[in-house]
Formats: sequence, C1' cells, structure tokens
RNA sequence: GCCCCCAUCGUCUAGCCAGGUCCAGGACGCGUGGUUCUCAGCCACGAAACCCGGGUUCAAAUCCCGGUGGGGGCG
Repeated sequence: GCCCCCAUCGUCUAGCCAGGUCCAGGACGCGUGGUUCUCAGCCACGAAACCCGGGUUCAAAUCCCGGUGGGGGCG
C1' cells in the first nucleotide's frame, strides 16, 4: 500500500442479508419494592445502547458513500 471482517445498554448479545407496529428485545449486573428475623435466593417494576459525518427514502440500527477505532490476510 491492497483486500476481508467487526463496532448496538455497565458487560455479553439478538435484530442488519430481505427498511416499517409499541419505550430496539434477551441474559448477567445495577436500582426500587415485595417475600425473609437478616443475607442469599425468588417475584414484580425501573434506569440504561445503535462508533462518527453525509446520502437515498414518506420512513434507516438495517441500504449507499466517506471517515474513525479494532481484528485478520497479502505484498
């Protein structure tokens, strides 16, 4: 220098290929309440995320372009 893959709650991850409903779902963790003499466990509820910029579209986490960061391969 070229090519490929990846980036979503605190962590892990589904959704992306094939755009569309309601607060973008789940697990762990966290907070509040209940249960318990207390803790743990269990139950209920809650807070919390689409890497950045632009484009297409009535509508973008999803499609397109550029960038940033990470991983891999070739030279």